[in-house]
RNA sequence: GGGCCUUUAGCGCAGCCUGGGUAGCGCAGCACACUCUUAAUGUGAAGGUCGGGGGUUCAAAUCCCUCAAGGCCCG
Numbered sequence: 001g002g003g004c005c006u007u008u009a010g011c012g013c014a015g016c017c018u019g020g021g022u023a024g025c026g027c028a029g030c031a032c033a034c035u036c037u038u039a040a041u042g043u044g045a046a047g048g049u050c051g052g053g054g055g056u057u058c059a060a061a062u063c064c065c066u067c068a069a070g071g072c073c074c075g
Stems, first nucleotide, its partner, number of pairs: 001074007010027004021058001030044004051067005
């Protein structure tokens, strides 16, 4: 230098194409219940500018362009 993959909640991951339409799951943390207390268990609430920027569109995590970070391969 070239090709491919990954980037979404504190952590681990779905969702992304065919087919754009209110952002989800588990764990952790928080509150409550239970308990002499803790743990376990149960219930509930909260937590996101979907890696950055731009474009298309009534509408973008999703389509297009570009940049960045990480990984694999080729030279």
This is a predicted structure of a 75-nucleotide RNA (transfer RNA) from a Candidatus Nanoarchaeia archaeon. Rfam family: tRNA. Rfam's curators write: Transfer RNA (tRNA) molecules are approximately 80 nucleotides in length. Rfam classes the family as a transfer RNA. Lineage of the source: Archaea > Nanobdellati > Nanobdellota > Candidatus Nanoarchaeia.